[in-house]
RNA sequence: GCCGCAGUGGCGGAAUUGGUAGACGCACAGGACUUAAAAUCCUGCGGGCUCAACACCCGUACCGGUUCGAUUCCGGUCUGCGGCA
Repeated sequence: GCCGCAGUGGCGGAAUUGGUAGACGCACAGGACUUAAAAUCCUGCGGGCUCAACACCCGUACCGGUUCGAUUCCGGUCUGCGGCA
């Protein structure tokens, strides 16, 4: 230099013939149980706005494009891994 694959919550990792983003696990927080703890069970767990919650808006590495609609398709950029030279 060329080619291929990958980039999604705090972490791992699903969702890919374009149609509710975040299943599941780990971690964390609150509660139950316990004399107390561990284990187990229940609930919650991206960001903004708000005193707070609901609602609403935004959010799949970054910037654009196509589309009624993009994690998914197209172009460019960055990072990592692998292959070829």
Transfer RNA from a Lachnospiraceae bacterium, 85 nucleotides, folded computationally. Taxonomically the source falls in Lachnospiraceae (Bacteria, Bacillati, Clostridia, Lachnospirales). It matches the Rfam family "tRNA". The sequence was found in a public genome assembly. The coordinates come from a structure-prediction model, not an experiment, and the mean pLDDT is 80.